The RNA shown here (Bacterial RNase P class A) has 379 nucleotides and comes from a Bacteroidota bacterium. Taxonomically the source falls in Bacteroidota (Bacteria, Pseudomonadati). The coordinates come from a structure-prediction model, not an experiment, and the mean pLDDT is 75. The gene name in the source record is rnpB. Its Rfam family is "Bacterial RNase P class A". The family is grouped with related families in Rfam's "RNaseP clan".
RNA sequence: UACGCAAGUGGCUCCAUCGCGUCUGCUUUAGGCAGGCGAGGAAAGUCCGGACAACAAAGGGUAUCCUGCUUCCUAACGGGAAGGCAUCCGCCUCAGGUGGAUGACAGCAAGUGCAGCAGAGAGUAGACCGCCCGCUUUGGUGGGUAAGGCUGAAAGGGUGGGGUAAGAGCCCACCGGUACUGGUGGUGACAUCGGUAGCCAGGUAAACCUCAGGAGUUGAAAGGCCAAAUAUACCGGCGUUCCGCCUCUGGCGGAUAAGGGCGACCCGUCCGAGUCCGGAGGGUAGGCUGCUCGAGGUGUCGAGUGAUCGGCAUCCCAGAUAAAUGAUGGAGAUCCGCCUCGGCGGAUACAGAAUCCGGCUUAUAAGCUUGCGCUAUAU
Numbered sequence: 001u002a003c004g005c006a007a008g009u010g011g012c013u014c015c016a017u018c019g020c021g022u023c024u025g026c027u028u029u030a031g032g033c034a035g036g037c038g039a040g041g042a043a044a045g046u047c048c049g050g051a052c053a054a055c056a057a058a059g060g061g062u063a064u065c066c067u068g069c070u071u072c073c074u075a076a077c078g079g080g081a082a083g084g085c086a087u088c089c090g091c092c093u094c095a096g097g098u099g100g101a102u103g104a105c106a107g108c109a110a111g112u113g114c115a116g117c118a119g120a121g122a123g124u125a126g127a128c129c130g131c132c133c134g135c136u137u138u139g140g141u142g143g144g145u146a147a148g149g150c151u152g153a154a155a156g157g158g159u160g161g162g163g164u165a166a167g168a169g170c171c172c173a174c175c176g177g178u179a180c181u182g183g184u185g186g187u188g189a190c191a192u193c194g195g196u197a198g199c200c201a202g203g204u205a206a207a208c209c210u211c212a213g214g215a216g217u218u219g220a221a222a223g224g225c226c227a228a229a230u231a232u233a234c235c236g237g238c239g240u241u242c243c244g245c246c247u248c249u250g251g252c253g254g255a256u257a258a259g260g261g262c263g264a265c266c267c268g269u270c271c272g273a274g275u276c277c278g279g280a281g282g283g284u285a286g287g288c289u290g291c292u293c294g295a296g297g298u299g300u301c302g303a304g305u306g307a308u309c310g311g312c313a314u315c316c317c318a319g320a321u322a323a324a325u326g327a328u329g330g331a332g333a334u335c336c337g338c339c340u341c342g343g344c345g346g347a348u349a350c351a352g353a354a355u356c357c358g359g360c361u362u363a364u365a366a367g368c369u370u371g372c373g374c375u376a377u378a379u
Base pairs, nucleotide, nucleotide: 001376003373004372005371006370007369008368009367012332013331014330015329016328017327018326020038021037022036023035024034025033026032027031040350044361045360047359048358049357050356051355052219053218054217055216059267060266061265062264064215065214066213067212068211069083070082071081072080073079084105085103086102087101088100089099090098091097092096106210107209111208112207113204114203128149129148130145131144132143133142134141135140157175158174159173160172161171162170176200177199178197179196180195181194182193183192184191185190223289224288225287226286234279235278236277237276238274241255242254243253244252245251246250259271260270261269262268296315297314298313299312300311301310302309303308333348334347335346336345337344338343339342
């Protein structure tokens, strides 16, 4: 240098003609004309959070599900920012410092469960070899022992000394860990310096579980209005009585109560005798609204390490409903290839709104920036 990978950035421009959706205006009302606007960084996946709306403004407990270091940001979040700790990797002046990556990063010292092979033994330790003591027919055998060996991913703290028949936290010193506790620094996670206790406790919680915090369900086909249409036909289930008053074939008020609602259960609460509950059936199925001005975009100034927040100025930027946002021609831009060095040929991705917004994840051509790397070539 070429090539490859990863991350980031970037997301072609202009003109003409024809066409489509929508809004405004003017004409006219079958409509026509003019002008404005008309996909994205992801409109995607529908994963998380919210706004909005309906269900009863949705109460208490259990179950179920989610989350799990700290502080901050935010409407909210499982998102983001800044940090702490652990593990791994790189660099350096190797005590330590520094850069990067990853982390469901509360608890296994509450309980329960689980663990292939090898191995004597895998969690109340364990006696295969070895070591020590006794007995012995010298082949062994009974006992002690976790220092040494062996197996394993892992063998129940480490080093040294005392001790002992041989050994052992059995005892002691130092180191490490754990539990409790004190000081200092920090908002905090935590860091750091001590003190006490031989307490030494294996792994696994994206195993059950425990602790702490949180979650009602549905979803724009929500919901509202108008128009149109109509039968609660039929089947099954359950079930009303009492008292008082009145203008007395009835109405009102109160009590009781089958059943039902609050999509798991219990409590609680509401409705309550047919506008009851379940099944099943018939009709209608078109329009308006919700609908796009919003946690809004752009620029600038300020606060903050940062996520982000605030002030000012300016802009209005799709609203379709079987679903518009397109096609053709020309010119240019960038890159690649070829060559007669000026032309020719080629490429320009991923993808497309459907209530809106904040995130996450995934897809994405060429060019550009940064980092890393096998191989090849040159030095």